[in-house]
RNA sequence: UUUCACAAAUGGUAAACUAUCUCGAAAGAGUAGGGCACAAAGCUACGGGUCUAACGUCCAAUCAAUGUGGGCUAUGACAGCCAAGCUGCAGGG
Numbered sequence: 001u002u003u004c005a006c007a008a009a010u011g012g013u014a015a016a017c018u019a020u021c022u023c024g025a026a027a028g029a030g031u032a033g034g035g036c037a038c039a040a041a042g043c044u045a046c047g048g049g050u051c052u053a054a055c056g057u058c059c060a061a062u063c064a065a066u067g068u069g070g071g072c073u074a075u076g077a078c079a080g081c082c083a084a085g086c087u088g089c090a091g092g093g
Base pairs, nucleotide, nucleotide: 002093003092004091012038013037017033018032019031021030022029023028036080042086043085044084047082048081049078050077051076056072057071058070059069060068
C1' cells in the first nucleotide's frame, strides 16, 4: 500500500423491553437501566425505500364555522432497510 473478517488482545457501540423522566402534533429523539446483535451498528437523509401529517390542500355531513370525519402532501423522521460518499483503532494474509 492492498485485501480480509478465520484466530487473539485491549477497548467500543447498543435492538427489543422498562421509566411516576425530558423534547415533539405525531413519527421519532434524548437520558437512565437493559444486553439482541454489530469490524464501521462511526459520520452524511443529497438516490431508492419506510414511518408520521402539525401546516397546507381537496372531499363529506351541517344554515354555517377557525369545529368534526376522511383522502393527498415533508418542510418532520429512520444511517441497526438497501445503495452511495467521507473517515477510522488493533490485527491476519